Model confidence (mean pLDDT): 81 of 100. Predicted 3D model of a 74-nucleotide RNA (transfer RNA) from an uncultured Bacilli bacterium. The sequence was found in a public genome assembly. Rfam family: tRNA. Rfam classes the family as a transfer RNA.
[in-house]
RNA sequence: GGGGAAUUAGCUCAGUUGGCUAGAGCAUCUGCCUUGCACGCAGGAGGUCACGGGUUCGAGUCCCAUAUUCUCCA
Numbered sequence: 001g002g003g004g005a006a007u008u009a010g011c012u013c014a015g016u017u018g019g020c021u022a023g024a025g026c027a028u029c030u031g032c033c034u035u036g037c038a039c040g041c042a043g044g045a046g047g048u049c050a051c052g053g054g055u056u057c058g059a060g061u062c063c064c065a066u067a068u069u070c071u072c073c074a
Base pairs, nucleotide, nucleotide: 001073002072003071004070005069006068007067010026011025012024013023019057028044029043030042031041032040050066052064053063054062
C1' cells in the first nucleotide's frame, strides 16, 4: 500500500431480504421477601445504533467517505 470482518445500553450480544415506539442476558437502582445478607419475585433507569454525508415517504438495516480494532496479502 491492497483485500476482508467488526463497531447497537456499563459489559456480552440479538435485531433476516428497509416499515409502528430499538431489544435480551448480566450489572446497576427501588420495592417485596428475611432478624439480617444471599437467593427469589415485581418494577424502574440507562442508547444521538462509531462518526459525517447520500438514497428513500421511511435507514440500526442500502450506498459513499472517515475513525478505531482484528485478520490476510505484499